[in-house]
Parts: sequence; C1' cells; structure tokens
RNA sequence: GCAGUUCGCUGAAUGGCCGCUACGGCAUGAGUCGUAGAGGAAAGUCCGGGCAGUACAGAGUAUGACAGUCGCUAACGGCGACCGGAGGCAACUCUAGGGAAAGUGCCACAGAAACAAUACCGCUGUAAUUUUUUAAUUACAGUAAGGGUGAAAUGAGUGGGGUAAGAGCCCACAGUGUCUUAUGGUGACAUAAGAUAGAGGUAAACCCUGUCAACUGCAAGGAGAUUUGUUAACUAAAAAGCUACUCGCUUUAACGAAUCGAUAUCCGCUUGAUUGUGCAAGCAAUUGCAUAACUAGAUAGAUGGUCAUUCUAGACAGAACCCGGCUUACAGGCAAACUGUCUAA
Repeated sequence: GCAGUUCGCUGAAUGGCCGCUACGGCAUGAGUCGUAGAGGAAAGUCCGGGCAGUACAGAGUAUGACAGUCGCUAACGGCGACCGGAGGCAACUCUAGGGAAAGUGCCACAGAAACAAUACCGCUGUAAUUUUUUAAUUACAGUAAGGGUGAAAUGAGUGGGGUAAGAGCCCACAGUGUCUUAUGGUGACAUAAGAUAGAGGUAAACCCUGUCAACUGCAAGGAGAUUUGUUAACUAAAAAGCUACUCGCUUUAACGAAUCGAUAUCCGCUUGAUUGUGCAAGCAAUUGCAUAACUAGAUAGAUGGUCAUUCUAGACAGAACCCGGCUUACAGGCAAACUGUCUAA
C1' cells in the first nucleotide's frame, strides 16, 4: 500500500423573527422576562421486572416457554466467559447443544427392499434340460463383497486369513460409541490406559426428563357529602374471592333508593435498579466507593414555521407510567484494536 475482522462514537452548524408545552420571577383578570423542551432506535410490543388492583392456605390436572458448563443480574427465554460442533490461511464468525436400547408415528421420488424385513443385476453350489459339454437355460438354495436406485441401504475403513462363493465370520492396525481407572480443570470437558459394543435417520413429530411461569394492565388504581329502604343473620343457605379447570379453602353482610356534584377535575407523572466523571475489584458481563448534575411530562395531545450565512448538502424516524433486554430500520462521517499479504529498510 492492498484485502479483511471486531468494537465504539456521531446523526449539519450559527444567528434573527413569529409561535407551542412546562416551570420560575415580576405584575396581579391583559401581560412581560428568564430557563428547559424527543431517540439510538422514542418503533415492533417479542421476553423480563418495578408499580397498581384482585384474602397469592393447600393439592392435582392442563397449557406455555426454555434446555452444554460456570458466572452476572431486581429479573429474564437476556448478557459475559468457557466447553463441544461447523466454517475461515488468519483476525474471527455461526450454533434450533437433554433423551432415538420407554413407547408411538414418519422417511417423498426412485428402488427388489426404507428398518426383523428385502435377492433386481452379479457371485457360488445342487438338480434337470439342451448339446456348442471348463458352456447356456430353468428350478431350488447360499451370499449383502461388487453393480444399480436414493438424502439415507443394515451402517467400522485398510490389509490379511477364511470360504463353494461371501460376510467383523476371524486376526492386525486405524477410527467411533459406552463404561471403568488415572491426571488436569470449580465445571462442561480434555488427555492417557484398559474393558466392551456394533439394528440408520427424524424429538423445529407426538412424547419422556428437568427447570420456570397467578391473572389483569396507567383506559391500572386512588381522591365526595347527606338521608334512607329491603332481605339475611351465627348451623345452614346464599353471595363474593388469585380471573385456565377441578377438589378444597377463606370471608360476612348483601341488594338498593333519593338529593347535591358529575361524563369532568386532581393525583398516579417522572429523583430513577437515573446520568456524567474519577478510583477500585473482575478476562468479561457486572459490581463497590467518592463526587457532581436534574435532563420533556403533554391529555386532541407542545417540541414547529420562516429568513440569512456556511459545508461534507443532512439517513431511519416522533415520547404518552417507568426501567433491563431482544428484534427490525438507518445517507454520510469519525476513532480504536487486530489479521493476512505485498514492497522497502
């Protein structure tokens, strides 16, 4: 220099004028001055939690999600590191990673046969026939080594022995699974030695095992006054209740009516598992301590419009109770670390 890998940041700038929302000062029914005013995804609403309501006693069933190990966290189906597997020369990336000797199902087309059943071609033996007699044809039997079909063919490769022909049928070496022992590691696991086995795949088919999970969502939920009726009443009945179902359990009051007010207003509402900086622990996710800061809170819903100048000519996109993740969208610009290769010294 070229080609790549990973990770992070940014998301036009400055000023004038006219507006909008919130708060504060002055004024106190007009108004005026000042301050603040969308995002990395505010999005999808997929997962988890806070918060709120419903007396979460208990048991069983159903349903759903997840699935290597060790950690992190308020929690998670998330994240980090590592192990195993796959890809790449490498940096690094991907991973739907329990169980197929519990059972059931399925394996298209092709093929003889798709998993206890199979002989299409081929190879071999026996018998019969033919007569071209070391052959051919037919029948029966043996054979899964070879051919052919297929994503997959009985599922362990090479060599040797063996046999009528063959075959893990036997042997040697190599490989795979399981078990045992030893060593290393917190662990998944790795390495070595020994023993043993040989009937495929599919669990993102049902299913089995283990773990976890109450339901409803801020339109949650909270904030009135006065008067009065009926029924029941200590067993029972009835009603209500965590709201998938059942058993069970718990509670005692329940159902109203009238007047004022009312279809609104206020609270919840933004100080929070918050943000910045520094130090410390840790490979990291993350955590602790110190210090500083307050950064939209609307409710038909503000955060806009316009003018001027400059440039690289401006992407995806708009809060609605709040956080942590995941997923998806994103023009351009900037920084850092690392890998391969070429050239020069």